The RNA shown here (transfer RNA) has 75 nucleotides and comes from a Candidatus Omnitrophota bacterium.
The RNAcentral record of the sequence draws on ENA.
The prediction has a mean pLDDT of 82.
It matches the Rfam family "tRNA". Rfam's curators write: Transfer RNA (tRNA) molecules are approximately 80 nucleotides in length.
RNA sequence: GGGGUCGUCGUCUAGCCUGGUCAGGACAUCGGGCUGUCAAUCCGAAAAUCGCGGGUUCGAAUCCCGUCGACCCCG
Numbered sequence: 001g002g003g004g005u006c007g008u009c010g011u012c013u014a015g016c017c018u019g020g021u022c023a024g025g026a027c028a029u030c031g032g033g034c035u036g037u038c039a040a041u042c043c044g045a046a047a048a049u050c051g052c053g054g055g056u057u058c059g060a061a062u063c064c065c066g067u068c069g070a071c072c073c074c075g
Base pairs, nucleotide, nucleotide: 001074002073003072004071005070006069007068010027011026012025013024020058029045030044031043032042033041051067052066053065054064055063
């Protein structure tokens, strides 16, 4: 230098090909029930505009272009 995979809540991840109301789940956190207390368990809540910028579209995590980072392959 060329090619490929990946980047989404605090953490791990689903959704992306087939664009569509509040971006779902687990753990963690907070509040409550239960218990003499804790743990376990049950109920509830808060938290991500999807690496960044731009484009297409009525509408983009999803399609297109550029760019940054991680890993792998080729030279």